[in-house]
Context: one part of a larger RNA
RNA sequence: GGCACACGGUGGAUGCCUUGGUACCAGGAGCCGAAGAAGGACGUUGGAGCCUGCGAUAAGCCCCGGGGAGUCGGCAACCAGACUUAGAUCCGGGGAUUUCCGAAUGGGGAAACCCAGCGGGCGUAAUGGCCCGUUACCCCUGCCUGAACACAUAGGGCAGGUGGAGGAAACGUGGGGAAGUGAAACAUCUCAGUACCCACAGGAAGAGAAAGCAAUUGCGAUUCCCUGAGUAGUGGUGAGCGAAAGGGGAAUAGGCCAAACCGUACGCGUGUGAUAGCCGGCAGGCGUUGCGUGUACGGGGUUGCGGGACCACUUAGCUGGAGCUGCUGAUCCGGCAGAGAGUAAGAAAUCGCAUGGGUAGCUGAAGACGAUGGAAAUCGUCGGCGCAGAAGGUGAUACCCCUGUAAGCGAAACCUUUGCGACUCUCAAGUGGGAUCCCAAGUAGCACGGGGCCCGUGAAAUCCCGUGUGAAUCUGGGAGGACCACCUCCUAAGCCUAAAUACUCCCUGGUAACCGAUAGCGAACAAGUACCGUGAGGGAAAGGUGAAAAGUACCCCGGUGAGGGGUCGUGAAAUAGUACCUGAAACCGUGUGCCU
Numbered sequence: 001g002g003c004a005c006a007c008g009g010u011g012g013a014u015g016c017c018u019u020g021g022u023a024c025c026a027g028g029a030g031c032c033g034a035a036g037a038a039g040g041a042c043g044u045u046g047g048a049g050c051c052u053g054c055g056a057u058a059a060g061c062c063c064c065g066g067g068g069a070g071u072c073g074g075c076a077a078c079c080a081g082a083c084u085u086a087g088a089u090c091c092g093g094g095g096a097u098u099u100c101c102g103a104a105u106g107g108g109g110a111a112a113c114c115c116a117g118c119g120g121g122c123g124u125a126a127u128g129g130c131c132c133g134u135u136a137c138c139c140c141u142g143c144c145u146g147a148a149c150a151c152a153u154a155g156g157g158c159a160g161g162u163g164g165a166g167g168a169a170a171c172g173u174g175g176g177g178a179a180g181u182g183a184a185a186c187a188u189c190u191c192a193g194u195a196c197c198c199a200c201a202g203g204a205a206g207a208g209a210a211a212g213c214a215a216u217u218g219c220g221a222u223u224c225c226c227u228g229a230g231u232a233g234u235g236g237u238g239a240g241c242g243a244a245a246g247g248g249g250a251a252u253a254g255g256c257c258a259a260a261c262c263g264u265a266c267g268c269g270u271g272u273g274a275u276a277g278c279c280g281g282c283a284g285g286c287g288u289u290g291c292g293u294g295u296a297c298g299g300g301g302u303u304g305c306g307g308g309a310c311c312a313c314u315u316a317g318c319u320g321g322a323g324c325u326g327c328u329g330a331u332c333c334g335g336c337a338g339a340g341a342g343u344a345a346g347a348a349a350u351c352g353c354a355u356g357g358g359u360a361g362c363u364g365a366a367g368a369c370g371a372u373g374g375a376a377a378u379c380g381u382c383g384g385c386g387c388a389g390a391a392g393g394u395g396a397u398a399c400c401c402c403u404g405u406a407a408g409c410g411a412a413a414c415c416u417u418u419g420c421g422a423c424u425c426u427c428a429a430g431u432g433g434g435a436u437c438c439c440a441a442g443u444a445g446c447a448c449g450g451g452g453c454c455c456g457u458g459a460a461a462u463c464c465c466g467u468g469u470g471a472a473u474c475u476g477g478g479a480g481g482a483c484c485a486c487c488u489c490c491u492a493a494g495c496c497u498a499a500a501u502a503c504u505c506c507c508u509g510g511u512a513a514c515c516g517a518u519a520g521c522g523a524a525c526a527a528g529u530a531c532c533g534u535g536a537g538g539g540a541a542a543g544g545u546g547a548a549a550a551g552u553a554c555c556c557c558g559g560u561g562a563g564g565g566g567u568c569g570u571g572a573a574a575u576a577g578u579a580c581c582u583g584a585a586a587c588c589g590u591g592u593g594c595c596u
C1' cells in the first nucleotide's frame, strides 16, 4: 500500500409522513371606485423583530343575534398587569372611526412630502400657530350675464348631479397587427387575423325577428352542439385552407319607431275685406282666425295572403267636462267599471305579506372486562347502536372515547328566490273601396381601388370600406353565384330584445388508478422573501425530536467562550439531545486477519 471483516465519522439518498399544491365537478358570486377603489407608506399591544389584524377611537369602539368558560392573535415562551356567569375571549349581521400616498382632484412634487386661499372654531396682548369643512378638470341640467351685430349666438359666471375619470384573472366586441415556421430552397401562399398593442363593455358579450334560405315540394329571428364533411370547393391545382343548405338536438319571444294624415305652439311667406275659416244640420255670432312652408311636441302607424294614411259602413258599458251660443248627432279630454300587461325588450319606481335559500349555530344512537405493551383503538370474552360501518383525531389499527356522520331543527339583522297584494301602464276590432298620398337618399346601383366570404380576379354573385357618379316609391325595389328572360322568394338604406353559449381573480361543498419536499404552484418554512440588476426584470435554497418538553440537575476541561466529557436523571427508545425519524453511496478513519 492492497484485499476482507468488524466498528465508527461524514453525507443526506431511500422508506414512511403531510400542514401545501394540481386537475376537475356542483352551487354561488360575477364587480370595486370621487360617499375616495385596487395597491401601498407610516404607525398601532406594557416589554426588540417578522407575520396577521387595525387606523391617532389604531390586535380595536357601538348595537343586535349566536355561544357558554375561560381569555388578553401567530412565531412564542417568560415577566408585569388586566377582563370574565351582571356572560368575557370567540363566531355572524348592521353601524362608527378610518393618518398619509395612490384616478388623487386646492397648488406644487423626486409617491407616502412641501406650500396655500376661503368659511367656522380654539389659542395669543398681537403676529406666527392648531382643528374641522371646502376649493382640480370634463359632461349634463337650471339660472344669471353677455361680444363682433339690433334680436340672437359665441364666450363668461353661479348652483345642482350616488354623472365621468382609476383598478380588476379569464371570457367578449371593435381598432391596429408581426415573425420564427411549413412549402423539405423561396417570392404568391402558409403560420394567422394567431402572438402582441390599444379602446370599450357585460355578467356574460356579440348576433337576432328575412330586401333570408330553398327549388316547383317547402321552411320560417338569433345562438350553441352533433351530423352533413375533410364533402362541395379553393389552391405556385404545391404546402395547405375549407364551407353551406338539409337532418337530429339545447333553448325559445317577440317588439318599438320614421313617413303619409290630424292637432297644439312658435317662426317665415302670402292673401281677401267678406268668402277662404270657426265639426255636420238650422238660426245667430266671431273675425285674419285662412292657405303654403319649417321646427318642436302629442295622436296616428309598422306590413309582403303588401301594409298604412284617406273615405264609407258595422259592432262596443256608466258618468263628468270641452268647443262662439242654443237643440241634436258625432268628436275629443278625464273618472269609474271591465279586460290585459309589467320592472328581461316593449315606460318606470317603491312598499307590504307569505315562501324557500344564504350569511353564526343547535340536537344527534350505542362498551365493558381480561392479556400483551411505554401507551390499546390490537388480541380474547361477552354485549350494544345503526336513516349514523363517510372522514379525522385520540400514546399502535376505534361504528359504540372526542370532533363528527344519517336525520332533524334554527335568525334580532342584512342579502336573495318565488308567489300574492299594493302600485304603475295599456285598451278598440272588423268589412269594403281603389281615385289620391306615404312606406327610411348622397342611399341602392354603377366605375375604379381594396378588404372579407371555402372562393388567391377568376365566368365571381352576395357582404363591407375609400374615391367618383348617382335612381325608383308598389305598374316601386332587392335576391335566387357573371348577365338576360320566365318563375319563385323577400321588402334594404332606423332601433331594442331573455334563454340555450364562453370564462373563473373569488366564495362554499365535494371528487381523484393526481404529486408527496430535486415531486406538486416559483413558493408546504419570514416567498414573489433573501439575493442579483441603474432599470424593465430575474429569482432561490430551506419540511419531520418525542405520545407528551418530560428539552438532561450536578461536576470537569475550556476564555465566567464555542464545543466536548463524566456520573445521575427523563423517556419505550437518547446511536430520538433540538447540527434531533429512518440514515444508502461516494469520501475519511480505527481495530483484526491475509498478501506484497
Base pairs, nucleotide, nucleotide: 001595002594003593004592005591006590007589008588009587015581016544017543020515021514022512023511024510025509026508027507028506029504030503031167032166039101040100041099042055043054044053046079047078049075050074051073061095062094063093064092065091066090070083071082072081106115107114108113116135117134118133119132120131121130122129137164138163139161140160141159142158143157144156145155171202172200173199174198175197176196182189186236212219213218223250224249225248226247227246233241234240254496255495256494261299262298263297264296265295266294267293268292269291270290276289277286278285279329280328281327282326283325284324304474306439307438308437309436310433311432312431313430314429315428317336318335319334320333321332322331338427339426340425341424342423350422351421352420353419354418356416357415358414359413361409362408363407367382368381369380370379371378383400384399385389391403392402393401445469446468447467448466449465450464451463455481476491477490478489479488480487531538532537551580554566555565556564557563

Background:
This is a predicted structure of a 596-nucleotide part of an RNA (large-subunit ribosomal RNA, domain I) from an Actinomycetes bacterium. Its mean pLDDT, the model's own confidence on a scale to 100, is 81. Its Rfam family is "Bacterial large subunit ribosomal RNA". Rfam links the family to the GO terms structural constituent of ribosome and ribosome. NCBI's taxonomy places the organism under Bacteria, Bacillati, Actinomycetota, Actinomycetes.